[in-house]
RNAcentral holds the sequence, with entries from MGnify.
A computed fold for a 166-nucleotide RNA from uncultured Acetatifactor sp., annotated as Lysine riboswitch aptamer.
Taxonomically the source falls in Acetatifactor (Bacteria, Bacillati, Lachnospirales, Lachnospiraceae).
């Protein structure tokens, strides 16, 4: 150094399917009322729609979506994978600002899921993710007790680790 495994049965992630909610919302159409403004992310610019009636506000019909969920099967796997900061490209009417999406690089973080408090996102109290905190669980070291060993305890690290073979 190379190979090959293992941590869970709720391990990671992809995908199609089917579902829950989103939601009777958002939008569209008729009307009643209103009577000059409204739309495109914000400010300017331009477009678009308006006294053939804007915004608003009822009232009847008609109605979604998207991200994120659960559920089932499939395929790839075991830094599987996520997250953070910066750096620069693409969209997003045009400028400049901010939002967001998508890709790339490059630094840090994190053995794993799980509750909780707070922070972010989110339509949300579901979900994700971030810092911390608790047990648990998987290596490994170190003590102890078992006549020994298998299994047990108790501290304490953590994947660039652990086993197992050349």
């Nucleotide at each position: 150094g190379a190979u090959a495994g293992a941590g869970g049965u709720u391990g990671c992630g992809u995908a199609u399917u089917u579902u829950a909610a989103g939601a009777g919302u958002a939008c569209u159409g008729c009307u009643u009322u209103g009577g000059a403004u409204g739309u495109g992310u914000c400010a300017g610019g331009c477009a678009c729609a308006g006294g053939g009636g804007a915004a608003g506000a009822g009232g009847c019909a008609g109605a979604a979506a998207a991200g994120g969920g659960a559920a089932a099967u499939a395929c790839g796997c075991c830094g599987a994978a996520a997250g953070a900061g910066c750096a620069g490209a693409u969209c997003u009417c045009c400028u400049g600002g901010a939002g967001g999406a998508u890709g790339u690089g490059u630094u840090c973080u994190u053995g794993g899921g799980c509750a909780c408090c707070g922070g972010g996102u989110u339509a949300a109290g579901a979900a994700c993710u971030c810092u911390g905190u608790g047990a648990c669980u998987g290596u490994c070291a170190c003590c102890c007790a078992c006549a020994a060993g298998c299994g047990g305890g108790g501290u304490g690290g953590u994947g660039c680790g652990c086993u197992a073979u050349c």